[in-house]
Predicted 3D model of a 72-nucleotide RNA (transfer RNA) from an Acidobacteriota bacterium. The sequence is in RNAcentral, with records from ENA. Its Rfam family is "tRNA". Its family is annotated with triplet codon-amino acid adaptor activity in the Gene Ontology. Rfam classes the family as a transfer RNA. NCBI's taxonomy places the organism under Bacteria, Pseudomonadati, Acidobacteriota.
RNA sequence: GCUCCCGUAGCUCAGGGGUAGAGCGUUUCCUUGGUAAGGAAAAGGUCAUGAGUUCAAAUCUCAUCGGGAGCU
Numbered sequence: 001g002c003u004c005c006c007g008u009a010g011c012u013c014a015g016g017g018g019u020a021g022a023g024c025g026u027u028u029c030c031u032u033g034g035u036a037a038g039g040a041a042a043a044g045g046u047c048a049u050g051a052g053u054u055c056a057a058a059u060c061u062c063a064u065c066g067g068g069a070g071c072u
Stems, first nucleotide, its partner, number of pairs: 001071007010024004018055001026042005048064005
């Protein structure tokens, strides 16, 4: 330099046009003599950035940035 894959909650990841979710973690409450375990609830997201297509984009297209793999 070229090709491909990935970027979504604190972490690991789903979701591939129609109001963004799970597990773990965090906070509060219940339970206990107290803790662990268990139960209930809540908070937490400009979906990497910008542009385009569309009535509508996390999702499709392009560019940029970052990470990874391969080739030279």